[in-house]
RNA sequence: AGCCCCAUAGUCCAGUGGUCAAAGACGUCGGGUUUUGGGCCCGAAAGCCCAGGUUCGAAUCCUGGUGGGGCUA
Numbered sequence: 001a002g003c004c005c006c007a008u009a010g011u012c013c014a015g016u017g018g019u020c021a022a023a024g025a026c027g028u029c030g031g032g033u034u035u036u037g038g039g040c041c042c043g044a045a046a047g048c049c050c051a052g053g054u055u056c057g058a059a060u061c062c063u064g065g066u067g068g069g070g071c072u073a
Stems, first nucleotide, its partner, number of pairs: 001072007010026003018056001028044006049065005
């Protein structure tokens, strides 16, 4: 320098045009149970990397950027 892949709560991930609310696990917080803690049960907060474009409608498709990983030279 060229090419390919990835980016979604604090962490790991599902979702590949529309639905009800972006699902689930771990973690955090509150409550219950318990002498305390753990475990178990109930509840809550927390997210689509950025900017444009397409579309009636974008986490999803397109373009550029940023960051990460890989291959080639």

RNAcentral holds the sequence, with entries from ENA. This is a predicted structure of a 73-nucleotide RNA (transfer RNA) from a Nanobdellota archaeon. NCBI's taxonomy places the organism under Archaea, Nanobdellati, Nanobdellota. Its Rfam family is "tRNA". Rfam links the family to the GO term triplet codon-amino acid adaptor activity. The family's RNA type in Rfam is transfer RNA.